[in-house]
RNA sequence: GCCGGCGUAGCUCAGUUGGUAGAGCAACGCUCUUGUAAAGCGAAGGUCGGGGGUUCGAAUCCCUCCGCCGGCACCA
Numbered sequence: 001g002c003c004g005g006c007g008u009a010g011c012u013c014a015g016u017u018g019g020u021a022g023a024g025c026a027a028c029g030c031u032c033u034u035g036u037a038a039a040g041c042g043a044a045g046g047u048c049g050g051g052g053g054u055u056c057g058a059a060u061c062c063c064u065c066c067g068c069c070g071g072c073a074c075c076a
Base pairs, nucleotide, nucleotide: 001072002071003070004069005068006067007066010025011024012023013022019056028042029041030040031039049065050064051063052062053061
């Protein structure tokens, strides 16, 4: 340099006719306990990698850039 995959909550990941962004775990609060753990309940947590475009409407479609992973090529 070329090709492909990935980027969504603190972590691991879902999210197809484009139509209100979700789960598990963690952390937090409450109940229970002498206290802790476990268990139960609750609330909170998101520029959907950045920018632009299409559209009434974009995590989803298009363009561009950035980062990570893999393959190929190059290495005078």

A computed fold for a 76-nucleotide RNA from a Paracoccaceae bacterium, annotated as transfer RNA. It was read from a public genome assembly. Its Rfam family is "tRNA". The family's RNA type in Rfam is transfer RNA. Rfam links the family to the GO term triplet codon-amino acid adaptor activity.